[in-house]
Molecule: transfer RNA
Organism: Bacteroidales bacterium
RNA sequence: GCCAUUCUAGCUCAGCAGGUAGAGCAGCUCACUCGUAAUGAGCAGGUCGUGAGUUCGAGUCUCACGAAUGGCU
Numbered sequence: 001g002c003c004a005u006u007c008u009a010g011c012u013c014a015g016c017a018g019g020u021a022g023a024g025c026a027g028c029u030c031a032c033u034c035g036u037a038a039u040g041a042g043c044a045g046g047u048c049g050u051g052a053g054u055u056c057g058a059g060u061c062u063c064a065c066g067a068a069u070g071g072c073u
Stems, first nucleotide, its partner, number of pairs: 001072007010025004019056001027043005049065005
């Protein structure tokens, strides 16, 4: 320098043909317990790497840039 893949909640990841975002773990509250753990119930938490474009509408398509990983030279 070139190519490919990835970038969504604190962490690990889903999101199926574009229709206003989910799970598990972690966190908080409550129940249960002599107490803790475990278990059960509930709550909170992200505008989807950044910017732009297309569209009535974008996490999803297109472009640029950035970052990570792998490969090639």